[in-house]
RNA sequence: GGGUGUAUAGCUCAGUGGUAGAGCACAUGUUUAGCAUGUAUAAGGUACUGGGUUCAAGCCCCAGUACCUCCA
Numbered sequence: 001g002g003g004u005g006u007a008u009a010g011c012u013c014a015g016u017g018g019u020a021g022a023g024c025a026c027a028u029g030u031u032u033a034g035c036a037u038g039u040a041u042a043a044g045g046u047a048c049u050g051g052g053u054u055c056a057a058g059c060c061c062c063a064g065u066a067c068c069u070c071c072a
Stems, first nucleotide, its partner, number of pairs: 001071003005067003010024004018055001027041004048064005
């Protein structure tokens, strides 16, 4: 320098164009003399940035940024 892929909750990740979810972690209730475990509930998201297409974009297209990987 060129090719490919990834970017979504604190972490790991889902999500077939129609109002964004799970597990773990954290918080609270319950259980215990207490802790751990179990169990119930709640909180936590301007979806990497900027444009475009569309009635409607996390999803499709373009450019950029960061990172992984391959080639030279």
Molecule: transfer RNA
Organism: Vicugna pacos